A computed fold for a 74-nucleotide RNA from a bacterium, annotated as transfer RNA.
It matches the Rfam family "tRNA". Rfam describes the family as follows. Transfer RNA (tRNA) molecules are approximately 80 nucleotides in length. The family's RNA type in Rfam is transfer RNA.

RNA sequence: GGCUGGGUAGCUCAGUUGGUAAGAGCGUGGCACUCAUAACGCCAAGGUCGUGGGUCCGACUCCCACCCCAGCCA
Numbered sequence: 001g002g003c004u005g006g007g008u009a010g011c012u013c014a015g016u017u018g019g020u021a022a023g024a025g026c027g028u029g030g031c032a033c034u035c036a037u038a039a040c041g042c043c044a045a046g047g048u049c050g051u052g053g054g055u056c057c058g059a060c061u062c063c064c065a066c067c068c069c070a071g072c073c074a
Base pairs, nucleotide, nucleotide: 001073002072003071004070005069006068007067010026011025012024013023019057028044029043030042031041050066051065052064053063054062
C1' cells in the first nucleotide's frame, strides 16, 4: 500500500427490508430483605450509535471520504 471484518451505556455485545421509545447481560447508585454481609427481588442513572458530508419527508441502518482496532496479502 491492497483486501476483509469491526467501532452502539463504564465492560461484553444485540439491533429484523430506513419510521413508533435505542436495548440486553455484567457493573454502578438507591430501596427492600437479613443480627450483619453476600445472593435473590424492585427501582434508577448512564448513549452527540467513531468523525464529517450526501441521499431521503425521515438514517444506528443506504452512499462517499477520513480516523481507530483486528486479521490476511504484498